[in-house]
Molecule: c-di-GMP-I riboswitch aptamer
Organism: Colwellia sp. MB3u-41
């Protein structure tokens, strides 16, 4: 230099679910609570998905979802 197995540490976030709140509503923050998570930090532009608008179907629109995927942006440690 090159492969290859193994293993910290200091923190962080917080699923279900429960209580009062806001919403038509999918949901949201808030407080308790941990199922998890090496980007489960942020970002709704892309796609899935979800919710509202005549009875039904389509399509438009407005809206939700970052703990559905990908992308964008940033990030802590790193010993033998």
């Nucleotide at each position: 230099a090159c492969a290859g197995a193994u293993u910290a540490a200091u923190a962080g976030c917080a699923a279900a679910c429960u209580g009062a709140u806001c919403g038509u509503g999918a949901g949201a923050g808030c407080a308790g609570g941990a199922c998890g998570c090496a980007a489960a930090g942020c970002u709704a532009g892309c796609a899935u998905u979800c919710u509202a608008c005549u009875g039904c179907a389509g399509a438009u629109u407005a809206g939700g979802u970052a703990g559905u995927g990908g992308g964008g942006c940033u990030a802590c440690c790193a010993a033998g």